[in-house]
Molecule: TPP riboswitch aptamer (THI element)
Organism: Sulfurovum sp.
RNA sequence: AUCAAUCUCUCGGGGUGCUUAACAGCUGAGACAACCCGUCGAACUUGAACUGGAUAAUUCCAGCGUAGGGAAGAGAUAUGUAUGCUUA
Repeated sequence: AUCAAUCUCUCGGGGUGCUUAACAGCUGAGACAACCCGUCGAACUUGAACUGGAUAAUUCCAGCGUAGGGAAGAGAUAUGUAUGCUUA
């Protein structure tokens, strides 16, 4: 010096279903009120009015899925069995 880790700041991405309706019920982190996720990316989306199973019903569960797409920069550190360089 770089990288990693942690923290901070600013910013960005996302879904919002089912039960006829609902202040009640179901799943879920989250179903309009907060939550989740940001390239080491299954947050979310396409295929998909897909396939199999279950349910009162559903994007409820599994498969598809090593598939296609998908949103980030800066700074700080008393951190490190890390890497490089310099000096002794």